Notes
Predicted 3D model of a 72-nucleotide RNA (transfer RNA) from a Patescibacteria group bacterium. NCBI's taxonomy places the organism under Bacteria, Bacteria candidate phyla. The prediction has a mean pLDDT of 81. It matches the Rfam family "tRNA". By type it is a transfer RNA. The sequence was found in a public genome assembly.

RNA sequence: GCGGGUGUCGUAUAGUGGCCAUUAUAUCAGCCUUCCAAGCUGAGGACGGCGGUUCAAUUCCGCUCACCCGCU
Numbered sequence: 001g002c003g004g005g006u007g008u009c010g011u012a013u014a015g016u017g018g019c020c021a022u023u024a025u026a027u028c029a030g031c032c033u034u035c036c037a038a039g040c041u042g043a044g045g046a047c048g049g050c051g052g053u054u055c056a057a058u059u060c061c062g063c064u065c066a067c068c069c070g071c072u
Base pairs, nucleotide, nucleotide: 001071002070003069004068005067006066007065010025011024012023018055027043028042029041030040031039048064049063050062051061052060
C1' cells in the first nucleotide's frame, strides 16, 4: 500500500428499516434477614465519527477512525 472482518450501557451480548433498542452481570435504592451472603422488586446508564438514501436508519450506501486477520 491492497483486500476482508468487527465496532451497541462499566463489562459481555441480542436486534427482519417502524413498538419504550434485548438479556445477563456490575452499580444504586427498597424488601427480606439479628447482621452478611443468597433471593425478590425497582431505577439510572449505550448504537465509534461525519455525510447520503428514506416519511422513518443500530440496520442500507459512501468516506473516515480504532482494533483484528490475510496479501505484498